[in-house]
Molecule: FMN riboswitch aptamer (RFN element)
Order: sequence, then structure tokens, then C1' cells
RNA sequence: UCAAAACUUCGGGGCAAGGUGAAAUUCCUUACCGACGGUGAUCAAGUGCAAUGCUUGUAAGUCCGUGACCCGCUUUUCUACAUGCUAGAAAACGGUGGAGCCAGUGAAAUUCUGGCACCGACAGUUAAAGUCUGGAUGGGAGAAGUUUUUU
Repeated sequence: UCAAAACUUCGGGGCAAGGUGAAAUUCCUUACCGACGGUGAUCAAGUGCAAUGCUUGUAAGUCCGUGACCCGCUUUUCUACAUGCUAGAAAACGGUGGAGCCAGUGAAAUUCUGGCACCGACAGUUAAAGUCUGGAUGGGAGAAGUUUUUU
């Protein structure tokens, strides 16, 4: 330094103030929040005589993907007894699944700067939820590290 295996730890934020009402953190005014990987002209540090250089860190809710939730006519495994074109569960795989423009600078920007917009699973609720409660002391993209073997 490359790859593989095993293990350990970590791994999501947010209704302040007011209005209406019998009832709303659910409606209205207003407020607040932004998971993970990639890309990237920001910014910082180092290096170089210098360059649109090189190295490290950092930089997108709306770009390219991933994940949670939900669904399945597929496959596999497990469980039950009624032994079936059965029912249930899990995994794999597949499917579904939201939102950005304008101006500026520039060789180059949906990423920078400015302005104005927009988006947010399912179930529950005395009234409709991104923010409350619940499945969830769960799962998880992935991040860091340790050990063994290997290039």
C1' cells in the first nucleotide's frame, strides 16, 4: 500500500409568538428543521519561482444516486395444521416514492453570491401534522477503528 474476512463503536433535526374554535404544537399569520455517498469554482491549512498547479480538510433539503416507510403477480427459508393453487413471518430481488428558478460573476456554477420560491413516508388524534404521539430501547444508507490473511 491493495484486496478479502471477522469483530467493535458510532450513525436525524425541527412549532418560539399570536388568531379562530367546544376542540388544533394538525387550520390561519408567523416561526423552525434539513440523514448518507458522489459531484463541485467556496473557505481554511500546507507545498510550489509560478500557473486555471499539487496535497489535506470543508462546501447542494430541490443535481446524480442511497436509506427509512409502504406494496408485490417473483424466488428462497422458517412456522402453523386444516396438508392446500392454504395461512403467517423473514430475507433476497423488484416496484412505488418529494421539491429551483431568476439575476450576478466567470472559460466553466440548478453547487458560489444575492433575490424570490418550493418540498417533506405510514398509523393515531375532541380538528386536516415535515415539527406532537406510535411502530422504534427497531431498522438503516454509511462513517471510524481493531484483528487475521493477502497483493